[in-house]
């Protein structure tokens, strides 16, 4: 610190996503021990049981029990306490529902307040009275409880006196904490015993505590914009401890609110935790401080404190008791349960500690606390051993069979004993006595055994960590990108490896990466994002000199920011976690002092902004009258006569009722040619004939006046194209919608022919655009060049030209941008203001508000989905874009295909099998240069099982290996009489031969063999095509952020990336070419079989004869031919012209041959997952008495048909017939096969030559001559059939090939369409060969005869370059968009429906506070009275006022439920089309 992920690839935008920390967790696996910690986040749900506040007898009287004495009444004691009484219960513990608030936090303030207990100071305690609880008696109730009556005590209650700096009035004045008068107002004793404690009472002070008030700060929401009637204040009262509308009466109308009031939403707040580099962001569980709240609402009462968690009284729900009459209850104290949830612990011990109550104390009480228990829930420790040990054991896993890994790991030796166990001992924590729950624990020492103790998650990439096997798009995975369809490092599982360890991983949540809300620290031309434009009120900002003052700002000090946390430094538990102790940080708080540059405020000033004046000036700026010509159309007369129009072609439409054309007149309406221009005005929108009136703004000069007046602008105001909309008017032309022709599969378009609303005008709305320069506005800076529109100034004679101010374009520097490109008219570099924007989609969509007559505008979300969407520029393919060249691509010709027959081959059907592959060009006479058995891979039988064939090892074999008659088979095979071996070493023997051992063989067994089984989508090798097309690259440098570009592009030329010129490139390699072979002239060297100008001799034909011919033998020779080495030659080398003094091209000589002479051989990076696993080789699956081998016989040859390649033909350029000529390439020994004979013939005989320039296939044929044939389904064509035959071959039936004779099909030149092929070619004609026993109409070659045409490059095809577009990139067979159907899902509408929460009137009112009565019912104190009695005063009870839960209505907010109804999202192969990206075929969009 980054990092995956859009794209072939790349930059940049941008969203998703992982790597880190943390948790009150929880879930899966797993689990030795110890510390310290934390442990219901959910139902503030309901709660069974115990326990969580008592205490004090030294406040009181009493009962009860018991001790002493006592004869007994009784007296002292002493233990218990039910009551009165006192204090305490308001703390301490729980929870976080409620609360956006003076509740919190922070700093103040109280002269506007209280304060039990506690400390200091004082001061006082005197004298009197009635009562009642308890008890006793009588009743009532089921229970709880409870009435009546009678007895009695207090430090209970009363009353009198006193006091006083106390309270309240009141009266002076140095208004002060003062003086002085008056009123009111206290007290309580108890213990002990005489030296003293605890108390009581009234006053001041003070500590701690508590109230109240105040300045700042605290969450989301404007789809909550207005709230508000005690409301805001005032004045009398009244209340309070104490200020206030806190309450009342009455007066004023305040009071808040865009600096978000008032509403709905969430939510205790805070120290702090968590993260983070920080600035932040989120969070507020333990512990701390406040606050709230105790079943739910309401009350108040008592008190020093409560409206009171273990009080009360009412309501109201729940739960319990009950004799139905009526009562009891509140665990959010501690354990516990039951519920609810993924989830959260003992009904534990102990007051020993530390606090708290209470008491004089001893003491009681204390689920506050100390402890322990349970939970890996978390954070620290520790530990499951160490050291040696190589035969690198067994054994697993892999393997390339050799290993290699687990792996020193183990075993094995030597040692240790921490934790865990056993035995013993045993603290501290306790201060003056005793008194430890924890705990026989922490610790200590001894014992025993390597013993009792490892697991989890991951290994495609991010991200450390690989391989077998299983699985086969199945099962499964997955945080993103993505893995699985037979070779998954991605699933399962083994090894093995990596991480981290008593854990390790998953989930869920936070911050982080995320500079992805951008203070720090982002942005709006095209990625998302500038307001349509203008005025302009708050608000934000502001020139330039000078003086106050000090708000802001800076210094310096004083308070305060509780502790804990945190960070250093030290220390205690072995150590760390914890724990303690000192220091230290940290505020936007506040007191004082101080400094004034800067900003603000006050105050004087200045002109450089602004803005005025004056003089000039340009415009389609706006409004209102008017006017003006062309042109369409229509009207109305003329000419005139058939067609007009319109179209890709066409048709509807007009026209003999006279159209179109064409001339005259005339009518209406919108529009304003040409000037017209990158030009002009205007804030936009927008504005064009001409004239006038009206009028807005802008520039120029001058420098004369104000004196900062100035920039932006939320909200508000006006303006705002088309298009619609409301009246009302016009209405030629054009035209939505509509009607009709065409087109089309359709054609509810496009193309026509018509055509209303609309376009226009006046008045009113609409408020919207790609309203776009996709680029807010204002001001300042920062290099040029060029038009061009308005002025001004120098300059001239006048134009030029120069400088300057204001508009408006274009190219360009710096600089900036991802890049395109901006570039003084900024997107450059700064200020100030606005508005905007935060991943696509769902949506500019609901809902709700405001606007509009409506249309519909404006504001504007979510669910849900996706993991991209988007932008700029690369390279490339594609376009029914361009531009340039090439090819038998076209055209232009010569001949076929497609039609017949007939071979072949392929679909298809067919079959026990019709083995198998090729499958558009680039499959289809291909693989196969030969299917009758073989071949042969199919099909049926019949066999066979270490195998037809190989290699090992181990055992066994001696009449062994091998042959093998008879028998049985169809064969293969079985089959067994009989024959019968070899090879080395030793003995023995002259030998012959005999023995022993081995070897080969055989035979068993095991490893293996074999497999034309599968996969060519696992390969190798070959091979086809694009294409013999002219391309393809690379090193270097350059240029670019980059892919990637230059190079290779451009101008010429060429068959050529052939060359030549220019050039940020220069060179280079694969391919072009050229070398190589074949023809094509010439030269040399060679000459036998080959050749021959020659010579002899023989025969033989021939003729009288000379002679002339054949053949055959010798002889000569090697000039020709010819064979087959080796050279020669051609190079645009010569001339002309052309062209750049190139490349080169055109033409000419010469020369056999001429610009590559004519032909091969050669196939560049690369593409088709292109073809082959059945030539071969090969992973990996499958098979092993079968998918392997053997054998027979069948099938690969099947047949309604389709297609492909071929043959032969349809004739006269032709068929027969018979005659005569000329070749080349080749092959030949199980071969070619001669002469002669025989046969019509195929072919036989026959048996000479030849391993071949020798001999033999071997008559070449078409051609030429000569004769028949006379256009006919024929003397044409020959299929097909029938008979006879020869040949090959174990065998021609299914299934070869030939003859002979006979038959004698279709077919008379071939629809649509569609091949070849530019010269020795194409067309005809034969010919030889491979394969092959035999079988070609294929296929590979070879010669004879021997052409027509090419204007040309618009067009079809395919290709090359350069350029555009582009949403393609699996690449146009691309990609893609809406509907309809189907499924699944959230959300909106929705009659009505159910719940909740607030609001508003209104009804009724429970407790209770207060008020009013209160004579009639009660009542001790005080007062009058001997008394009775009454007075004072008080209660009950009554009445108001206020009031909670309740009830009615009414409106609102939400939440759910719904028939239905419209869209939406998303779901591998549906359906209609075909809209969009190429000029996407009607450019495209708003």
């Nucleotide at each position: 610190a980054g990092a995956g992920u859009u794209u072939g690839a790349u930059c940049a935008u941008g969203g998703c996503u992982c790597a880190g920390g943390a948790u009150g967790a929880a879930c899966g696996c797993u689990a030795g021990c110890g510390g310290u910690g934390c442990g219901c986040c959910u139902a503030a749900c309901a709660c069974a049981u115990g326990c969580a506040a008592g205490u004090c007898g030294a406040g009181c009287g009493g009962a009860g029990g018991u001790u002493a004495c006592g004869c007994a009444a009784g007296u002292a004691g002493c233990c218990u306490u039910a009551g009165c009484g006192g204090c305490g219960a308001a703390c301490g513990g729980g929870u976080g529902a409620g609360u956006a608030a003076c509740a919190c936090g922070u700093a103040g303030g109280u002269u506007a307040u209280c304060u039990a207990c506690c400390g200091c100071a004082g001061u006082c305690c005197c004298g009197g009275g009635g009562a009642u609880a308890c008890c006793c008696c009588u009743g009532c109730g089921a229970a709880a409880g409870u009435a009546g009556g009678g007895u009695u005590a207090a430090u209970a209650c009363c009353u009198g006196a006193u006091a006083g700096u106390c309270u309240c009035c009141c009266u002076c004045u140095u208004u002060a904490a003062g003086a002085g008068g008056g009123a009111g107002u206290a007290a309580a004793g108890g213990a002990a015993u005489u030296u003293a404690c605890c108390g009581g009472u009234c006053u001041g002070c003070g500590a701690g505590g508590a109230g109240c008030c105040u300045g700042c700060g605290u969450c989301c929401u404007a789809u909550c914009a207005g709230c508000u009637a005690g409301u805001u204040g005032g004045u009398g009262g009244g209340g309070u401890a104490a200020u206030a509308g806190c309450c009342u009466a009455c007066c004023a109308a305040g009071g808040c609110g865009a600096u978000g009031a008032c509403g709905g939403g969430u939510a205790g707040c805070u120290g702090g935790u968590c993260u983070g580099a920080g600035a932040g962001g989120a969070c507020g569980g333990c512990c701390a401080g406040c606050c709230a709240c105790a079943c739910u609402g309401g009350g108040a009462c008592u008190g020093a404190g409560a409206c009171a968690c273990g009080g009360c009284c009412c309501a109201g729900a729940c739960u319990c008791c009950u004799a139905c009459g009526g009562g009891a209850g509140g665990c959010a104290g501690c354990a516990g349960u039951g519920g609810g949830g993924a989830a959260u612990c003992u009904u534990c011990c102990g007051c020993a500690a530390u606090g708290g109550g209470c008491g004089a104390a001893a003491g009681c009480c204390u689920g506050a606390c100390g402890g322990a228990g349970c939970g890996a829930c978390a954070c620290c420790g520790c530990g499951u051993g160490g050291g040696g040990g190589a035969c690198g054991a067994a054994g697993g896993u892999c393997u390339u069979c050799g290993g290699a890994u687990c792996g020193u790991a183990a075993a094995c030796c030597c040692c240790u004993u921490u934790a865990a166990g056993g035995a013993g001992g045993g603290a501290a924590g306790a201060g003056c006595a005793a008194g430890g729950a924890c705990g026989g624990u922490a610790c200590c020492u001894c014992c025993u055994c390597a013993a009792c103790a490892a697991g989890c998650c991951a290994c495609g990439g991010c991200u450390a960590a690989c391989u077998g096997c299983g699985u086969g798009c199945c099962a499964g995975c997955a945080g993103c990108c993505g893995c699985g369809g037979u070779a998954a490092u991605a699933c399962g599982u083994g090894g093995g490896u990596g991480g981290c360890g008593a854990g390790c991983g998953u989930u869920a949540u936070c911050c982080g990466g995320a500079u992805u809300u951008a203070c720090u620290g982002g942005g709006c031309g095209u990625a998302a994002a500038g307001g349509g434009c203008c005025u302009g009120c708050a608000g934000g900002u502001g020139g330039u000199u000078c003086c106050u003052a000090a708000a802001g700002u800076c210094c310096c000090u004083g308070g305060u920011a509780a502790a804990a946390u945190c960070u250093u430094a030290a220390g205690g538990c072995c150590u760390a976690a914890c724990c303690u102790u000192a220091a230290g940080a940290a505020g936007a708080c506040u007191g004082g002092g101080g400094a004034u540059a800067c900003u603000c405020a006050g105050g004087a000033g200045c002109u450089a902004g602004a803005g005025g004046a004056a003089a000039g000036g340009a415009g389609a700026g706006g409004g209102a009258a008017g006017u003006g010509g062309a042109a369409u159309u229509c009207c109305u007369g003329g000419u005139g006569g058939a067609g007009c129009g319109g179209u890709g072609a066409a048709a509807u439409g007009c026209g003999u009722a006279g159209a179109u054309a064409u001339c005259a007149g005339g009518a209406g309406g919108a529009a304003c040619a040409c000037c017209c221009a990158a030009g002009g005005c205007g804030a936009a929108g927008g504005c064009a004939g001409c004239u006038u009136c009206c009028u807005g703004g802008c520039c120029u000069u001058u420098u004369c006046c104000u004196g900062a007046c100035a920039c932006u602008c939320a909200g508000a105001g006006g303006c705002g194209a088309a298009a619609g909309c409301u009246g009302g008017g016009g209405g030629a032309g054009c035209a939505a919608a509509c009607g009709g022709g065409a087109u089309u599969a359709g054609a509810u378009a496009c193309c026509c022919c018509g055509g209303u609303a609309g376009u226009c005008c006046c008045a009113g709305c609409c408020c919207u655009a790609a309203a776009c320069u996709u680029u807010g506005g204002u001001c300042a800076c920062u290099u040029g060049g060029u038009g061009u529109g308005g002025g001004g100034g120098a300059g001239u004679a006048a134009u030029a030209u120069c400088c300057u101010c204001u508009g408006u374009g274009c190219c360009g520097g710096a600089g900036g941008u991802a890049a395109c490109c901006c570039g003084u008219u900024a997107a450059g570099u700064g200020a100030c203001c606005c508005g905007c924007c935060u991943g696509g989609g769902g949506a500019g969509u609901a809902c709700g508000g405001c606007c509009g007559c409506a249309a519909g505008g404006u504001u504007g979300a979510a669910a849900c989905u996706c993991a991209a969407a988007g932008g700029a520029a690369u390279u490339g393919a594609c376009g029914g874009g361009g531009g340039c060249c090439c090819g038998c691509a076209c055209a232009a010709g010569c001949g076929g295909c497609g039609g017949a027959g007939c071979a072949u081959g392929u679909g298809g059907u067919u079959u026990a099998a019709u083995u198998c592959g090729a499958u558009g060009c680039u499959a289809c006479c291909c693989g196969a240069a030969a299917a009758a058995c073989c071949u042969u891979a199919c099909c049926a039988g019949g066999g066979u099982u270490g195998g037809a064939c190989a290699g090992a090892u181990a055992g066994g074999u001696a009449g062994u290996a091998g042959u093998g008659a008879a028998c049985c088979g169809a064969a293969a095979g079985g089959g067994a009489a009989g024959c019968g071996a070899c090879c080395c070493u030793c003995c023995c023997g002259u030998a012959a031969g005999g023995g022993a051992g081995g070897g080969a063989g055989c035979c068993u067994a095991u490893c293996c063999a074999g497999g034309u089984g599968g996969u060519g989508c696992a390969u190798g090798g070959c091979u086809g095509u694009c294409g013999u097309c002219a391309g393809c690259u690379c090193g270097u440098g350059u240029c670019g952020u980059g892919a990637g570009a230059u190079g290779u592009u451009g101008g010429g030329u060429u068959a050529a990336g052939u060359c030549c010129c220019g050039c940020a490139a220069c060179g280079a390699g694969c391919g072009c070419a050229a070398c190589c072979c074949c023809c094509g002239u010439c030269c040399u060297u060679a000459g036998u079989u080959g050749c021959c100008a020659c010579c002899u001799u023989a025969a033989g034909a021939u003729g009288c004869g000379a002679g002339u011919u054949u053949u055959a033998a010798g002889g000569g020779g090697c000039u020709c031919u010819c064979u087959a080495a080796g050279g020669a030659g051609a190079c645009u080398g010569c001339c002309u012209g052309c062209g750049u003094a190139g490349a080169g091209c055109a033409g000419g000589a010469g020369g056999a041959a001429g610009g590559a002479g004519g032909g091969g051989a050669u196939g560049a990076c690369g593409u088709c997952a292109a073809g082959u696993c059945c030539u071969c080789a090969u992973g990996c699956c499958c098979u092993u008495u079968a998918u392997g081998c053997c054998c027979u016989g069948g099938g690969c040859u099947a047949c309604a048909c389709a297609c492909a390649u071929g043959c032969u033909a349809c004739a006269a350029u032709g068929g027969g017939u018979g005659g005569u000529a000329c070749a080349a390439c080749g092959g030949g020994a199980a071969g070619c096969c001669a002469a002669g004979c025989c046969g019509u013939a195929a072919g036989g005989u026959a048996g000479a030559g030849c391993a071949a320039a020798c001999c033999c296939c071997u008559u070449a044929a078409a051609a030429c001559c000569a004769u028949c044939c006379u256009c006919a389904g024929u003397u044409c064509a020959g299929a097909u059939c029938g008979a006879g035959g020869g040949c090959u071959g174990c065998a021609a039936c299914u299934c070869g090939c030939c003859c002979u004779c006979g038959u004698g099909a279709a077919g008379u030149c071939g629809g649509a369409g569609u091949c070849g092929c530019u010269a020795g070619u194409a067309a005809c004609c034969g010919u030889g060969g491979a394969u092959c026993a035999g079988c070609a109409a294929g296929c590979c070659g070879c010669g004879g005869u021997g052409a027509a045409u090419a204007c040309g490059u618009u067009c079809u095809c395919g290709g090359g370059c350069c350029u555009u577009g582009u949403a393609c990139a699996c690449a146009c067979c691309g990609c893609c968009c809406g509907u309809c159907a189907c499924g699944c899902c959230a959300a909106c509408c929705g009659a009505a429906u159910g719940g909740a929460g607030g609001g508003c009137a209104c009804c009724a009112g429970a407790a209770g506070u207060c008020g009013c009565c209160g004579g009639a019912c009660c009542c001790a104190a005080c007062c009058c009275g001997c008394a009775a009695g009454g007075g004072a005063g008080g209660g009950a009870g009554g009445c108001g006022c206020c009031g909670a839960a309740g009830g009615u209505g009414u409106g609102u907010u939400u939440c759910g439920u719904a028939a239905g109804g419209g869209g939406g999202g998303c779901g591998a192969a549906g359906u209609c089309g075909u809209a969009a990206c190429a000029a996407g075929g009607u450019a495209a969009c708003c």